[in-house]
RNA sequence: AUCUGCCAAGGGCAAACUCGUCGCGAGGCGAGCACGCAAAACCACCGGUCCGUCCGCGUACGGACAGCGGGGUUGCCGCG
Repeated sequence: AUCUGCCAAGGGCAAACUCGUCGCGAGGCGAGCACGCAAAACCACCGGUCCGUCCGCGUACGGACAGCGGGGUUGCCGCG
């Protein structure tokens, strides 16, 4: 440095649900909690799902999800 995650240690994140708050909504944020996670860190590039809008219903436009899959970037520890 690369591959790897059967062991250990120290730490990290936090689904559903509840409460508060913001948003038309998908959903975001904060608190509690703990289903899980070695990238459950970051990026909407590709696919997907979801929401909103409309003379237009579309191969449309605008948005959400990184804890749906792929891809990109960075990264802790360790049997090996």
The RNA shown here (c-di-GMP-I riboswitch aptamer) has 80 nucleotides and comes from a Pseudomonadota bacterium. Of the family's consensus pairs, 95% are formed in the model. The organism belongs to Pseudomonadota, within Bacteria.